[in-house]
Formats: sequence, C1' cells, structure tokens
RNA sequence: AAUCUGCAGGGGCAAACCCGGUGAAAGCCGGGGACGCAAAGCUAUGGGUCUAAGGCAAUAUUGCCAUGACUGCCAGGCUGCCAGU
Repeated sequence: AAUCUGCAGGGGCAAACCCGGUGAAAGCCGGGGACGCAAAGCUAUGGGUCUAAGGCAAUAUUGCCAUGACUGCCAGGCUGCCAGU
C1' cells in the first nucleotide's frame, strides 16, 4: 500500500413512536427516543418504491404523467475510522 474479516477499546449514525416546524402530498428539518447499522458516510447514475400540487385525458371522481421525494430497497460511482490478517 492493497485485499479480506469484525473478537477488543474509544467514538459515530439512529427505525418505530411522541412533540414542534415545514410541505399539496410523499417526505424533510429540529428535539426526545433506540429497532438496528462497519460505510445506516456522500451521490438520484441504472432499476425499484412513494406522492400527484400542477398538467393531460375522460367527465363529476377516476386514470395517466415528476419537474416532488426515498441511498435504512438492490446495484453502480466517490470517500473513509479502529483492530486483526
């Protein structure tokens, strides 16, 4: 330096749920809280999922569409702590 592994120590992140804010919604942000996570760090690039304000088509409440979201759904890309090998 690289690959792989995760038994130790020190740290890190934070699901559900609750409160407040924000948004049309999905969701996001802050506080509490821990189910889990060795990339649960970053990136919407490919697939996938959610939503449908607005638009379009029917026509009187349906259908379709992302320019809105999700990386804690799976891949790809970039970066990286400690220990062991």

This is a predicted structure of an 85-nucleotide RNA (c-di-GMP-I riboswitch aptamer) from Thermincola ferriacetica. It was read from a public genome assembly, where an Rfam model found it. It matches the Rfam family "c-di-GMP-I riboswitch aptamer". Rfam describes the family as follows. GEMM was predicted in a large-scale screen for bacterial structured RNA regulatory elements. The model forms 95% of the base pairs in the Rfam consensus. Its mean pLDDT, the model's own confidence on a scale to 100, is 85.